Model confidence (mean pLDDT): 83 of 100.
A computed fold for a 71-nucleotide RNA from a Candidatus Nanoarchaeia archaeon, annotated as transfer RNA.
The same sequence occurs in records of 3 taxa.
It matches the Rfam family "tRNA". The family's RNA type in Rfam is transfer RNA. Rfam's curators write: Transfer RNA (tRNA) molecules are approximately 80 nucleotides in length. Gene Ontology term of the family: triplet codon-amino acid adaptor activity.
RNA sequence: GCGCUGGUAGUAUAAUGGUAGUAUCUCUGCCUUCCAAGCAGAUGGUCCGGGUUCGAACCCCGGCCGGCGCA
Numbered sequence: 001g002c003g004c005u006g007g008u009a010g011u012a013u014a015a016u017g018g019u020a021g022u023a024u025c026u027c028u029g030c031c032u033u034c035c036a037a038g039c040a041g042a043u044g045g046u047c048c049g050g051g052u053u054c055g056a057a058c059c060c061c062g063g064c065c066g067g068c069g070c071a
Base pairs, nucleotide, nucleotide: 001070002069003068004067005066006065007064010024011023012022013021018054026042027041028040029039030038047063048062049061050060051059
């Protein structure tokens, strides 16, 4: 340099173009003599820019970062 692949809460991981879920962390409450466990709830996210579309995490183009391969 070229090709392939990935980027989604602090972490891990889903999501057929139509309200972004789940687990865990954190916080609050319940329970308990207290702690832990358990139960209930809350906070928090689509790598960046542009395009297509009534509507984009999803499709297209460019960029950045990680991984793999070729040279």